[in-house]
RNA sequence: GCGUCUGUAGUCUAACGGCAGGACCUCAGCCUUCCAAGCUGAUGAUCCGGGUUCAAAUCCCGGCGGACGCA
Numbered sequence: 001g002c003g004u005c006u007g008u009a010g011u012c013u014a015a016c017g018g019c020a021g022g023a024c025c026u027c028a029g030c031c032u033u034c035c036a037a038g039c040u041g042a043u044g045a046u047c048c049g050g051g052u053u054c055a056a057a058u059c060c061c062g063g064c065g066g067a068c069g070c071a
Base pairs, nucleotide, nucleotide: 001070002069003068004067005066006065007064010024011023012022013021018054026042027041028040029039030038047063048062049061050060051059
């Protein structure tokens, strides 16, 4: 340099083109004499910029990051 795959909360992981879901973490409440455990609830995410579409995490183009392969 070229090609393929990939990018979703602090971490891990789902999502036929149709309200982005779950687990851990964190916070609050319940329980307990207190703590832990347990139960209930809450906060928080689609790498960036364009395009297609009534509608894009999803499809297309470019960029950036990562992994692999070729040279």
RNAcentral holds the sequence, with entries from ENA. This is a predicted structure of a 71-nucleotide RNA (transfer RNA) from archaeon GW2011_AR5. Its mean pLDDT, the model's own confidence on a scale to 100, is 82. Rfam family: tRNA. By type it is a transfer RNA.